The RNA shown here (c-di-GMP-I riboswitch aptamer) has 90 nucleotides and comes from Tepidanaerobacter sp. GT38. The prediction has a mean pLDDT of 84. Its Rfam family is "c-di-GMP-I riboswitch aptamer". Rfam links the family to the GO term cyclic-di-GMP binding.
Parts: sequence; C1' cells; structure tokens
RNA sequence: AAGCGAUAAAGGCAAACCCGUGGAAACGCGGGGGCGCAAAGCUAUAGGGCCUUUCUAUUUAUACAAAUAGAAUGGCAGCCAGCUGCCGAA
Repeated sequence: AAGCGAUAAAGGCAAACCCGUGGAAACGCGGGGGCGCAAAGCUAUAGGGCCUUUCUAUUUAUACAAAUAGAAUGGCAGCCAGCUGCCGAA
C1' cells in the first nucleotide's frame, strides 16, 4: 500500500412504526423510535435498476378500467455502481 473485517477502542448513521410538516403521488424535512449498517458519508446530467405521475401505442367481454411497451415528469444511493473516508485483531 492492497486486501480483509473482530463480542476491539473512539465515535457515527438510523428501517418499520408514531407525531408534526411540504408534495397530486413516489417521496422529502423536523421530533420520537431502533430494524439494521464498516462507508447506511457524498453523487440521481457516467451508467444500470426500482418507484411516481402524464402522454402515446397495443391487448383484454370489470373498458372514465387493467396489463404490456415506448416517451416524458418527479423521486429512491438503506438495490447495483462511481468518488471520498475512520479504526486495526485474525
């Protein structure tokens, strides 16, 4: 230095759910909470993926609907990924 990750040390983050709040929604923010996390830090114009809403096409005998595909809108990094980074037992 790379790799790896412990019933180590010092610290950190915070799922579901509840309350408040913003949003049409996905979801965000603040408080409580704590399932988990060695990157659960940052990046949503590198990329893939997922979710939302709208439009278009097709199919369907629940048809002002549903499913599938495409385009666009917004969102998610606690899905993969990119970048950065603390500690040091085996």

Of the family's consensus pairs, 95% are formed in the model.